Context: one part of a larger RNA
RNA sequence: AACGAACGCUGGCGGCAGGCUUAACACAUGCAAGUCGAACGAACGUAGCAAUACGUUAGUGGCGCACGGGUGAGUAACGCGUGGAUAUCUGCCUUUUGGUUCGGGAUAACCUUGGGAAACUAGGGCUAAUACCGAAUGGUUCCUACGGGAUAAAGAUUUAUCGCCAAAAGAUGAGUCCGCGUCCGAUUAGCUAGUUGGUGGGGUAAUGGCCCACCAAGGCGACGAUCGGUAGCUGGUCUGAGAGGACGAUCAGCCACACUGGGACUGAGACACGGCCCAGACUCCUACGGGAGGCAGCAGUGGGGAAUAUUGGACAAUGGGGGCAACCCUGAUCCAGCCAUGCCGCGUGAGUGAUGAAGGCCUUCGGGUUGUAAAGCUCUUUUGGCGGGGACGAUGAUGACGGUACCCGCAGAAUAAGCCCAGGCUAACUUCGUGCCAGCAGCCGCGGUAAGACGAAGGGGGCUAGCGUUGUUC
Numbered sequence: 001a002a003c004g005a006a007c008g009c010u011g012g013c014g015g016c017a018g019g020c021u022u023a024a025c026a027c028a029u030g031c032a033a034g035u036c037g038a039a040c041g042a043a044c045g046u047a048g049c050a051a052u053a054c055g056u057u058a059g060u061g062g063c064g065c066a067c068g069g070g071u072g073a074g075u076a077a078c079g080c081g082u083g084g085a086u087a088u089c090u091g092c093c094u095u096u097u098g099g100u101u102c103g104g105g106a107u108a109a110c111c112u113u114g115g116g117a118a119a120c121u122a123g124g125g126c127u128a129a130u131a132c133c134g135a136a137u138g139g140u141u142c143c144u145a146c147g148g149g150a151u152a153a154a155g156a157u158u159u160a161u162c163g164c165c166a167a168a169a170g171a172u173g174a175g176u177c178c179g180c181g182u183c184c185g186a187u188u189a190g191c192u193a194g195u196u197g198g199u200g201g202g203g204u205a206a207u208g209g210c211c212c213a214c215c216a217a218g219g220c221g222a223c224g225a226u227c228g229g230u231a232g233c234u235g236g237u238c239u240g241a242g243a244g245g246a247c248g249a250u251c252a253g254c255c256a257c258a259c260u261g262g263g264a265c266u267g268a269g270a271c272a273c274g275g276c277c278c279a280g281a282c283u284c285c286u287a288c289g290g291g292a293g294g295c296a297g298c299a300g301u302g303g304g305g306a307a308u309a310u311u312g313g314a315c316a317a318u319g320g321g322g323g324c325a326a327c328c329c330u331g332a333u334c335c336a337g338c339c340a341u342g343c344c345g346c347g348u349g350a351g352u353g354a355u356g357a358a359g360g361c362c363u364u365c366g367g368g369u370u371g372u373a374a375a376g377c378u379c380u381u382u383u384g385g386c387g388g389g390g391a392c393g394a395u396g397a398u399g400a401c402g403g404u405a406c407c408c409g410c411a412g413a414a415u416a417a418g419c420c421c422a423g424g425c426u427a428a429c430u431u432c433g434u435g436c437c438a439g440c441a442g443c444c445g446c447g448g449u450a451a452g453a454c455g456a457a458g459g460g461g462g463c464u465a466g467c468g469u470u471g472u473u474c
Stems, first nucleotide, its partner, number of pairs: 001473003005470005012346006018339002020304001025302003029299003034063003039060002042057006070257003079182008088174002093170008101135004110125006139151001141150003155162002183229003190220003195217008232254004236247004259280005282293004310336001312335003318332001319330004349379004359370004385410005393401001418463004423444003429458005439446002
C1' cells in the first nucleotide's frame, strides 16, 4: 500500500460497486422453457333455425429445449495462452439456380373391455396431417470396373404471403492436428505390449493404434521420462521506481462438471443441469406387489463456519425461444429490498461574543487551563420534515423502477460524533488510585509507596462516519 474480509466500540445522508473464500454437504415450498389452431383430426363453449363463424384446449406434428443461468469437483493436459494447419461438419440466416408430379398403408386423440393402491398400463374398434412409406422425374449431387447405377419434395391460408425439396456459394458456429509457453518434489531414475512403426481393413462428418488382423522391434528419459503432491487456464488484479513477487473474487474469453459411476438414443448440434436406460448411496410414497426424486438455476431452509443478503417487482428497456402476426414464455435481464463490505461526495452550522461567567482539573494559593469554547446577539437551511409540480430512459403506442430523480415553496439550529493513542521507536503530560498486586506489551520493556508505561480524571495528539484489532499478499 492492498483486501470478496472478520471481530470490538460507534454510526446522519447520498451516488457507484460488491456480498458462502467453509460442506461439489443435505434440501421443504414456489418459480427458472416453452410456443405454434396460418400443419392435423377431435372434444367443449358462445352466437345462429341451420350452413357456418369465433374462442378454448388434451393428443398427433413442427421448431426450441445443445442457448441463456450455476459451480470449479476433476484436470499438470493440445486443458489453457499464442501462432499456424485441414482430412471435416454446420439447423436457423444471406445470395444464386432449378423443382414442388402420382399414389399407399397406418397410428394417437376418441369409443370400448380389462389390470393396478398408485405411477401407469394391456387388448379390440374408428380417424387426420407439413407424421410415415412407395412410384415417377431429376441436377453444377453421390458412386463408378466409365458400360452404367443410386437418390427428393408438403402443404396452409385472410390470395398477400409463409413454407417444402435438390444443388452451389457465403456467413456464423464447431471438430481435429501441430510449433512454442504453462507449479513443486530426484528423500520419485528408469518407464512402456496397442506399447512404437508398417501393410491391409473397420469405424467416424473427418486424420489417426481410434479399433482389429498380420509383420517388424521399436518409442520416451538428467534438455528430468515415470511416479507423488498441489492447481481450472487466460485477459487481468494487488504490490513495486522497475525487474520481479503474490493472486486468478466481481466483469470478459476458453475448458470441465451437473447426487456418484457407466451407457447410448434423438438431433444440424448432446453422450444432454431442470431428457432416457443401468448400477450405487441417500430421501420420500406404498394396499408390500411396486413406484417417485436430484437447487454447483432464482429466492429460501438446515448444517458447517470468524463470515456473506429478499421464499420481492416487471417483462417498460436490452437480448433470447416460438409464432405470418396479435401475442405468449423468459428468477437471462432491468429494477427494488438487506449489509459502513469498499470507493467517492456531503452534513452534524456560520458570524459576533471577555465580567475571560459557572463548573471541572491543576496550583508555588498569586493564579493557570478548559476557552471564543459556552451563554447571549445576528444570520443561513445543505441534509432531514411538510406541501406543490414532476421527468429522461420510449423514433407512433407501451415505464417495473416511481410520484423516484429533479424543481419550487414553508417552518426551524432545528434530526446528526465517534474511535484510537500519549515511556522510546511515534505526533501528544499532569494529578489521583494501586504497590512485582491488579494489570500493560508490536519490539525494547513497565509495575516491589512519589508509575509521564497499570486503572481513572483533566488537559493533549491522530484519524473521522468511521476508528482500532486480527488475518493474508507485496
Predicted 3D model of a 474-nucleotide part of an RNA (small-subunit ribosomal RNA, 5' domain) from an uncultured bacterium. The coordinates come from a structure-prediction model, not an experiment, and the mean pLDDT is 87. It matches the Rfam family "Bacterial small subunit ribosomal RNA". Its family is annotated with structural constituent of ribosome and ribosome in the Gene Ontology. The RNAcentral record of the full RNA draws on ENA, Greengenes and SILVA.